[in-house]
Context: one part of a larger RNA
RNA sequence: CUGGGCGUAAAGCGUGCGCAGGCGGUUGUGCCAGACAGGUGUGCCAUCCCCGGGCUUAACCUGGGAACUGCACUUGUGACUGCACGGCUGGAGUACGGCAGAGGGGGAUGGAAUUCCGCGUGUAGCAGUGAAAUGCGUAGAUAUGCGGAGGAACACCGAUGGCGAAGGCAAUCCCCUGGGCCUGUACUGACGCUCAUGCACGAAAGCGUGGGGAGCAAACAGGAUUAGAUACUCUGGUAGUCCACGCCCUAAACGAUGUCAACUGGUUGUUGGGAGGGUUUCUUCUCAGUAACGAUACUAACGCGUGAAGUUGACCGCCUGGGGAGUACGGCCGCAAGGUUGAGACUC
Numbered sequence: 001c002u003g004g005g006c007g008u009a010a011a012g013c014g015u016g017c018g019c020a021g022g023c024g025g026u027u028g029u030g031c032c033a034g035a036c037a038g039g040u041g042u043g044c045c046a047u048c049c050c051c052g053g054g055c056u057u058a059a060c061c062u063g064g065g066a067a068c069u070g071c072a073c074u075u076g077u078g079a080c081u082g083c084a085c086g087g088c089u090g091g092a093g094u095a096c097g098g099c100a101g102a103g104g105g106g107g108a109u110g111g112a113a114u115u116c117c118g119c120g121u122g123u124a125g126c127a128g129u130g131a132a133a134u135g136c137g138u139a140g141a142u143a144u145g146c147g148g149a150g151g152a153a154c155a156c157c158g159a160u161g162g163c164g165a166a167g168g169c170a171a172u173c174c175c176c177u178g179g180g181c182c183u184g185u186a187c188u189g190a191c192g193c194u195c196a197u198g199c200a201c202g203a204a205a206g207c208g209u210g211g212g213g214a215g216c217a218a219a220c221a222g223g224a225u226u227a228g229a230u231a232c233u234c235u236g237g238u239a240g241u242c243c244a245c246g247c248c249c250u251a252a253a254c255g256a257u258g259u260c261a262a263c264u265g266g267u268u269g270u271u272g273g274g275a276g277g278g279u280u281u282c283u284u285c286u287c288a289g290u291a292a293c294g295a296u297a298c299u300a301a302c303g304c305g306u307g308a309a310g311u312u313g314a315c316c317g318c319c320u321g322g323g324g325a326g327u328a329c330g331g332c333c334g335c336a337a338g339g340u341u342g343a344g345a346c347u348c
Stems, first nucleotide, its partner, number of pairs: 004319003007302002012316001014201004021194003025088007033081002035077008049065006091191001092188005097182003103177007110154001115149007125136002162169002206247006215241002220236004258315006266293012298303001321348003330341004
């Protein structure tokens, strides 16, 4: 390489959009590029194969044949692929009518709690721990009442609930805005699927500039513990956490399961629609999601099981023993931290 694989053994890019490329519903006509069939020419010699011959045999040499699965030209076929033209409506989409939603961005407002400040009441403790101590407190703390300031997060509702491509999204109201689902009619008429390079988004931490800073809290300081204790525990506490703008681009970015489509027994919940029966609770069917259990099948087993890891198709990505190593070198990106691409020697 052929082949075989990718939930957990190595292996699905973090996620989407999408150019090129690959693949593509149904029908009619035409063409004949691919394809298929026939013919002609050519396919050096040698080699390989078959039948003979020559060295005592073999290797080797040699005669004849076959073959050289290829290429070119030509004559046909018209199913399939392709190309051109014309239709169709089932794929895809648009409009109209409903529906649900923590989907995104901006603004405003609210209550509980923590902390701090002021005043009042009040007196000796408070806090903390396994036990203590550091710490706070007679300059009046803790507790309690009233008032004020400020920041961050939104109890209950709340749910194997909802929304989003993923990351993720939760107080309330307003403005702007994306997507989805359902029903029936009308319309467009294959407009589709996937996608190397590319572009966009992308938790937390981190970085730059300017704000903000209540609580929490790396670093740091102190008290304990201990043989030691650069920890676990306690008292403090700075970056940070928050906001705006700009970077970074990584995660066990997980369903460890790429996207799309078709097909293949059921049962039970739940969310959002629709249709029918009954209409008081209810019940049957159906579409889209989200869970639990399970037939066949699959799987090394665990398990998966119409939301497949079943049966198939299209396209992309990725894997090929462990360590060295996601390292070195080089390229690209970044302010940096670093990211991305990514070896070899050597060793078992």
Background: Small-subunit ribosomal RNA, central domain from an uncultured beta proteobacterium, 348 nucleotides, folded computationally. The full RNA is in RNAcentral, with records from SILVA. Its Rfam family is "Bacterial small subunit ribosomal RNA". Rfam links the family to the GO terms ribosome and structural constituent of ribosome.